[in-house]
């Protein structure tokens, strides 16, 4: 890259560089951004998927390594299905799918 599990309102930011954009992508809106994005770097967190260790052998602890994250619910909303109640062909609430995003495990 595919394919399958599981997870997603919780949690964690300085500092150097660097130069105008950035929050996944399509539409809308929001928002962050020269008081310096984005991306790199290093440092410190953070959480526990995998391994370790510890153990009462696990739905627990721990945080050494493998990852992963550190604005804002995956920022929100639509685009499909379902069910309530309105209402008349559209909106609203919920759940759900999907699409993403990490991880793990096959290819």
């Nucleotide at each position: 890259g595919a394919u399958u599990u599981a997870u997603a309102g919780a949690g964690a930011a300085a500092g150097a560089g660097g130069a105008a954009g950035a929050g996944a992508a399509a539409a809308g809106g929001c928002u962050c951004u020269g008081u310096g994005a984005a991306c790199u770097c290093u440092u410190a967190g953070c959480a526990a998927c995998c391994u370790a260790c510890g153990c009462a052998c696990a739905u627990c602890g721990c945080a050494a390594g493998g990852u992963g994250c550190u604005a804002a619910a995956u920022c929100c909303u639509u685009a499909c299905c379902u069910a309530a109640a309105a209402a008349a062909u559209u909106g609203u609430u919920a759940g759900g799918a999907a699409a993403u995003a990490u991880a793990a495990a096959u290819c």